[in-house]
RNA sequence: CGAUUUAGCUUAGCUGGUGGAGCGUGGGACUGUUAAUCCCAAGGUCAAGGGUUCGAACCCCUUAAUCGG
Numbered sequence: 001c002g003a004u005u006u007a008g009c010u011u012a013g014c015u016g017g018u019g020g021a022g023c024g025u026g027g028g029a030c031u032g033u034u035a036a037u038c039c040c041a042a043g044g045u046c047a048a049g050g051g052u053u054c055g056a057a058c059c060c061c062u063u064a065a066u067c068g069g
Base pairs, nucleotide, nucleotide: 001068002067003066004065005064008023009022010021011020017054025041026040027039028038029037047063048062049061050060051059
């Protein structure tokens, strides 16, 4: 100097208008039992603080962490 930071993990989110998915977790269905499969649910101060705006994960400033130069 540049990039990245979103659920336990991996990540999507169109230069501002209701935060999603897969895996995992919990419950249920199925059955000799487990696994697999199917259904449902929970789980997010969007790294932290501040600013702009009617409204911010998204724009601006500062800080932190990780990676690269």

Source information:
RNAcentral holds the sequence, with entries from MGnify. A computed fold for a 69-nucleotide RNA from a marine eukaryotic metagenome, annotated as transfer RNA. Its mean pLDDT, the model's own confidence on a scale to 100, is 81.